RNAcentral holds the full RNA, with entries from ENA.
Predicted 3D model of a 562-nucleotide part of an RNA (large-subunit ribosomal RNA, domain V) from a Candidatus Daviesbacteria bacterium.
Lineage of the source: Bacteria > Bacteria candidate phyla > Candidatus Daviesiibacteriota.
The coordinates come from a structure-prediction model, not an experiment, and the mean pLDDT is 83.
Context: one part of a larger RNA
RNA sequence: CCCAUACUUGGACAAAAAGACCCCGUGGAGCUUUACUGGAGCUUGACCCUGUUUUGAAAAUUUAAUUGUGUAGCGUAGGAGGGAGAUUCGUCGACAAUGAAACACCUCUCUUUUGAAUUUUUAAGACUAACAGAUUGCCUUAUAAAAACAGGCGUCUGAACAAGGUCUGGCGGACAGUUUAACUGGGGCGGUUUCCUCCAAAAAUGUAACGGAGGAGUACAAAGGUACACUUACCUCGAAAAGAAAUCGAGGUGUUAAGCGUAAAAGUAUAAAGUGUGCUUGACUGCGAGAUAAACCUAUCGAGCAGGUGCGAAAGCAGGUUUUAGUGAUCUCGUGAAGGUUCGUGGGAACCUCACGGCUUAUCGGAUAAAAGUUACCCCGGGGAUAACAGGCUAGUGAUCUCCAACAGUCCACAAGGACGAGAUCGUUCGGCACCUCGAUGUCGGCUCAAGAUAUCCUGGAGGGGAAGUACCUUCCAAGGGUCGGGCUGUUCGCCCGUUAAAAUCUUACGCGAGCUGGGUUCAAACCGUCGUGAGACAGGUUGGACUCUAUCCAGUAUGGG
Numbered sequence: 001c002c003c004a005u006a007c008u009u010g011g012a013c014a015a016a017a018a019g020a021c022c023c024c025g026u027g028g029a030g031c032u033u034u035a036c037u038g039g040a041g042c043u044u045g046a047c048c049c050u051g052u053u054u055u056g057a058a059a060a061u062u063u064a065a066u067u068g069u070g071u072a073g074c075g076u077a078g079g080a081g082g083g084a085g086a087u088u089c090g091u092c093g094a095c096a097a098u099g100a101a102a103c104a105c106c107u108c109u110c111u112u113u114u115g116a117a118u119u120u121u122u123a124a125g126a127c128u129a130a131c132a133g134a135u136u137g138c139c140u141u142a143u144a145a146a147a148a149c150a151g152g153c154g155u156c157u158g159a160a161c162a163a164g165g166u167c168u169g170g171c172g173g174a175c176a177g178u179u180u181a182a183c184u185g186g187g188g189c190g191g192u193u194u195c196c197u198c199c200a201a202a203a204a205u206g207u208a209a210c211g212g213a214g215g216a217g218u219a220c221a222a223a224g225g226u227a228c229a230c231u232u233a234c235c236u237c238g239a240a241a242a243g244a245a246a247u248c249g250a251g252g253u254g255u256u257a258a259g260c261g262u263a264a265a266a267g268u269a270u271a272a273a274g275u276g277u278g279c280u281u282g283a284c285u286g287c288g289a290g291a292u293a294a295a296c297c298u299a300u301c302g303a304g305c306a307g308g309u310g311c312g313a314a315a316g317c318a319g320g321u322u323u324u325a326g327u328g329a330u331c332u333c334g335u336g337a338a339g340g341u342u343c344g345u346g347g348g349a350a351c352c353u354c355a356c357g358g359c360u361u362a363u364c365g366g367a368u369a370a371a372a373g374u375u376a377c378c379c380c381g382g383g384g385a386u387a388a389c390a391g392g393c394u395a396g397u398g399a400u401c402u403c404c405a406a407c408a409g410u411c412c413a414c415a416a417g418g419a420c421g422a423g424a425u426c427g428u429u430c431g432g433c434a435c436c437u438c439g440a441u442g443u444c445g446g447c448u449c450a451a452g453a454u455a456u457c458c459u460g461g462a463g464g465g466g467a468a469g470u471a472c473c474u475u476c477c478a479a480g481g482g483u484c485g486g487g488c489u490g491u492u493c494g495c496c497c498g499u500u501a502a503a504a505u506c507u508u509a510c511g512c513g514a515g516c517u518g519g520g521u522u523c524a525a526a527c528c529g530u531c532g533u534g535a536g537a538c539a540g541g542u543u544g545g546a547c548u549c550u551a552u553c554c555a556g557u558a559u560g561g562g
Base pairs, nucleotide, nucleotide: 001562002561003560004559005558006557007556008555010554011553012552015548022383023382024381025380027379028378029375030374031373032372035178036177037176038175041171042170043169045167046166047165048164051127052126053125054124055123056122057121058120059119060118061117062116063115064114065113068110075103078109079108080107081106082105085092086091131158132157133156134155135154137153138152139151181193182192183191190210194216195215196214197213198212199211217364218261219321220320224280225279226278227277228276229275230274234252235251236250237249238248239247259268260267262326264324265323266322284307285306286305287304290301291300292299293298296365309318310317311316332358333357334356335355336354337353339352340351341350342349343348390437391435392433393432394431396430398426399425400424401423402422403421407417444519445517446516447515449511450508451507452506453505454504457482458481459480460477461476462475463474464473465472484498485497486496487495488494525543526542527541528540529538530537531536
């Protein structure tokens, strides 16, 4: 070195199971609720089933009675018409008087109160024949004997209620169908989502980030148009209250600082876009050559033509505002138009065209008119496009070292120490990134077995000392060997006890689970605290909880043979 046999499991990111954790899908399912929309059920009312009657109350009608006082007038005159008589022989009335109105008698009628009748409503009762319930009676079922349900005939009870039917309002996770956004240096929490201005933006335009700063979701009938006129800001001095700063005057500087409703930027001063005054409504109607931006949808600029208008002597200017934000598609509904089309006996109806109005449709190119959660009981499809372990890159943080040397060390920077700072190295911490792995790379600690580094804990050899000795401090060389036993805790760590020459720091997938364990973490059960209306949740606590007989190759060990 080869072969064979027996064996050990370090590797084949071994095998097994299209990862259960995590994220994604306009995937699914279970559960919850003050999510949305329904909805069994419960309940309200009306009508039907639904008949008889008593009493009370109310309303209406009819009928019989009753009632009516300002002053004057015999006196208690409701109103209107007719009326000189009426009579029961007693009288009453007319006449006269008073008064706005005159009485007897007849007719109609208003108001107050009372009685009766009818109808309606309502309340409380009564009834029986609907309806409902009970039945231990009889028949039938049904017999060799016995017997159930249903049915019939009786009896009893309730009773026009209840139950039931149709319509209707309310409550309504019993139940059902669904929704519950995206971006995101994993996801969640937070923040953001449309528009305007500046920087980033690299001198055309354009240009991203959870880059750095700010604003808008309007305002104005003048803050618009036009004609004419004017010039700020700042500084100095002076002048009652008056001051740094109010208004007034004088002087000076004065191309821009002021002002321009508002953010910022750009622009803008004697022909202003700023500040005033006069007159006004062009903040017009129908159009629009031609351009600019832009994937589309759209957005912006625009001379000029026709009509009619404002200002100006006129030339002219005026289709809002110095400019850039102040916003919303389609559908649908509504309003207006001496508009149009179709249909309709009349009233009218439907639609079209034009102009307007109604959306924090703000997730702002707007899925619906209308929508929240939870899952550790979970499932499916995917992802190393994306997290947790490990590795990798990085080295802020960390560890180690070096430089400078103020200071301190009685004196003396450097025996020992060393501020403020600077520079390296390492890849053992916490991080950042998300590069292999999600058709699986098993995760803390312990046990077993270790291999390595040296920035050395001990043992060995040296230098310096503020080294007398013994001890000790510091630096250099050095990895050969060694580097404890217990108590508590799942613990690594840590604290404690007792030893030791010493009880070193690390790496090896925080070495090692196809070697063991399974105490912790991290499924399903359950309890507590806290949170939540709830389902449930909690780097909060607690008890319990399946670790897979067979080694093909490489590697290694032992034995035998060649």